[in-house]
RNA sequence: GAGCCCGUGGUUUAAUGGUAGAAUGGCGCAUUGACAUUGCGUCGAAAGGAGUUCGAUUCUCCUCGGGCUCA
Numbered sequence: 001g002a003g004c005c006c007g008u009g010g011u012u013u014a015a016u017g018g019u020a021g022a023a024u025g026g027c028g029c030a031u032u033g034a035c036a037u038u039g040c041g042u043c044g045a046a047a048g049g050a051g052u053u054c055g056a057u058u059c060u061c062c063u064c065g066g067g068c069u070c071a
Stems, first nucleotide, its partner, number of pairs: 001070007010024004018054001025043006047063005
């Protein structure tokens, strides 16, 4: 320098055009003599930008970051 893949809560991961779900985690309550466990509730997310579309996490383009291969 060229090509390919990936980027979703603090972490891990799903859905792949129709308004993002789960696990884990944080907080609160209950339970206990106390802790742990367990149960209930709650908090928290699309790398950035542009385009297409009635509608974009999803499709397209650019940038950024990571990985792999080739030179």
Molecule: transfer RNA
Organism: Candidatus Iainarchaeum sp.